Overview:
The prediction has a mean pLDDT of 75. The RNA shown here (Bacterial RNase P class A) has 397 nucleotides and comes from an uncultured Alphaproteobacteria bacterium. The model forms 93% of the base pairs in the Rfam consensus.

This record gives sequence, C1' cells and structure tokens, in this order.
RNA sequence: CCAGCUGGCUGGAUGACCGCUGCCGCAAGUGCCGAAAGGCCGCGGGAGAGGAAAGUCCGGGCUCCACGGAAAAACGGUGCCGGAUAACGUCCGGCGGGGGCAACCCCAGGGACAGUGCCACAGAGAACAGACCGCCGGGGCAUGCCCCGGCAAGGGUGAAACGGUGCGGCAAGAGCGCACCGCGCGACUGGCAACAGGAGCGGCACGGCAAACCCCACCGGGAGCAAAACCGAAUAGGGGUGGCGCGGCGGCUUGUCCGCCAGGGCUUUUUCCGGCCCGCCGCCCGGGUUGGUUGCGAGAAGCAUCCGGCAACGGAUGUUCCAGAUGAAUGGUCAUCCAGCGUUCCUGCCAUCGGCGGGGGCGCGGACAGAACCCGGCUUACAGGCCAGCUGGCACU
Repeated sequence: CCAGCUGGCUGGAUGACCGCUGCCGCAAGUGCCGAAAGGCCGCGGGAGAGGAAAGUCCGGGCUCCACGGAAAAACGGUGCCGGAUAACGUCCGGCGGGGGCAACCCCAGGGACAGUGCCACAGAGAACAGACCGCCGGGGCAUGCCCCGGCAAGGGUGAAACGGUGCGGCAAGAGCGCACCGCGCGACUGGCAACAGGAGCGGCACGGCAAACCCCACCGGGAGCAAAACCGAAUAGGGGUGGCGCGGCGGCUUGUCCGCCAGGGCUUUUUCCGGCCCGCCGCCCGGGUUGGUUGCGAGAAGCAUCCGGCAACGGAUGUUCCAGAUGAAUGGUCAUCCAGCGUUCCUGCCAUCGGCGGGGGCGCGGACAGAACCCGGCUUACAGGCCAGCUGGCACU
C1' cells in the first nucleotide's frame, strides 16, 4: 500500500424569531366550559422519540379470570456438553461436522439395530440387490457364433452400487488369505461433560433421508393496557306476561318454604380429591352504556470506577432521573458552518508513468425512519463518518 474478517461508537452543529406538550413551584377569580366527575386560563424553572421506536417472532414483569391440586392422554415447543439469566426458541464458552490459504463464518447438532415409508430418471441391480459389456472352464463348430457352468475383480449407468491400495492365491476371480488404512467392540488415560487418544480383539461387513411419519428426553393455564380499578349521572341488584318442569327423606309456620341426599353444570379429554353454581323456553317495556381520573413510569433502570470470571455475566461504591400524549405534543422560517460528492485552478511528498495529501472557486447535498404499559432478546432496513484488533499478499528499510 492492496484485499479481507471481527467488535464498538455516531448518524449533523450553532444563532435569531414565532409556535407546541407535559412535570414542579407560586398565584388565582365564589372567572370560563360541563348534567356530573372533572377540565381550562397567568408567572417562573426544568425536560421533551430510536438503534432500530419497525416486524409482532420468542420470553417475562404486571392485570383479570370458579375453577383448583395430583396423574395420564392429546396438542404445542425445544433438542451435543457445561455455564449465564427473572426467563427464553436468547447469550457465553467448549465439543463434533461443514466452508475458507487464513483471520473467521455456518449447523432445524438426540435416535436409522422399535416400526412404517421414500431414493425420480438412467441402470443388470438402490439394501440382507445384481449380470448390460465382459473374464475363465467345458462342449459344438460355420474362426466367429451358440449352449452349459463359474465370477462380480475390470468397464458402463447413476447424486449414490453392499469397503480402499498393494501382494499372494485361483481355471478366472472374490477379504478367499495377508499387510496398511477404514469399520465394529474396546482394557486403560485425559477431561465436570460432550468428546479425544488408545493396548488388544474381531468378522473382514445390511447405504442415505427423521427440515419424512415416528421413537426418546425435557418444558408448557387462558386472555391481554382496547388488561383492569375508581368516580359521576342514572339508580335497573330491572318491570310485566305466557308455557313447560318440580326425584327421595325429614322438619314445620303446609309454602314453587327450610335442611340433607340424589341429579345436572364448570375444564381440550379421562380418573381421583376439593370447591363453586343451579329451574328451562318465548314475548313486551326499558335506565345507563356520553364522559372523567387512575393504571402511566424510580426500574430484573442508566452512567462511571473497582473486584471476581476466558466470557456471557455477577458483586461493591458513587452518581443521575433522561417523554407521558389520547386524533394523538418536540415544529416552521432565515442565516452561517461542517461530514460527503462532482468539476476546475494552484501546490507538497513518495517506493513514479502511478499513488497519497493540502488550499481556493463553483455546483450539489446529509440514510433507515416516530414512543402509546414496561423490560430482556431475535429478525429486517440504514447515505455518510470514526475507533480498536486480527488474517493474507506485495514492496522498502
């Protein structure tokens, strides 16, 4: 100097004028609006969108729910090991596999000997398979064909062909035998573990796909801030009417009454235990349902320093309060500067036919994109700029 990889930060600045929202403090009139709850108006001080606010894909905090406890099934989710966390399908570290020269990156990472299923086409044959071309032996005989037997080593087809290389052996061959790999079992060693190494033994051998159904292990209430709570007005916890129904026992005030038993219902399904509720169907009349306040931001919080840890993260000390709208606030105008781009003029340095800068003029010009209960993640979008570290290549000293 070129190419690449990983992590982090930022994502315009200043001034003037006019304007908006909320919080805190002061002040305030028997003001204005309103049926009420409640709201509005003045002065001063401070504050006012994001790294993704997006997606609504996960996990929770919080709120409510007559269903709850135990067990099982169904359904859904996760899937190597260890750790972090409130938790997760997230994150960190490691193991195994794959890509890359490397730094690094990726993996929907348990099980194919529980079972079922699939592997198109081509090919002889695609999982306990198989003879198309061929090789060998015997016979016939037209010298290049047929028949019988043996073979799966060579060639071909295919994404993949039932181990690879070599030597021996054989009629020709074959793990048929042997050596080395490979595969299976595996004493022992290291490691918390996944796993790695491995003496020795073995038959020399029945592939792949589970992001196919499935099996195994672990986990799992529902709904959601339009959750919910309060206030006010009205008062409705309604009114009228018809039909059907009312098991057993006991009490007494003899009644659609009270108590017990039976019966029915609740929940994705079933069983056990407990709890709660209990007439059914139809027609007519009809208050409120307009609104206001809370929820609503002090928290699994931010920042700095130190300690522990490879790290994720945890702890300690100090410090800070950084939006709360409700048709939805933070904007508009002007000016200057700046990041960057193009063009043009001047100019410096060097390893020189090129590279890296500096200054002036003119023109352009700053990405993705707006909270709505909050937090931890993941995913997606993003012009430009800066910082740190690492890998490979070239050249000079």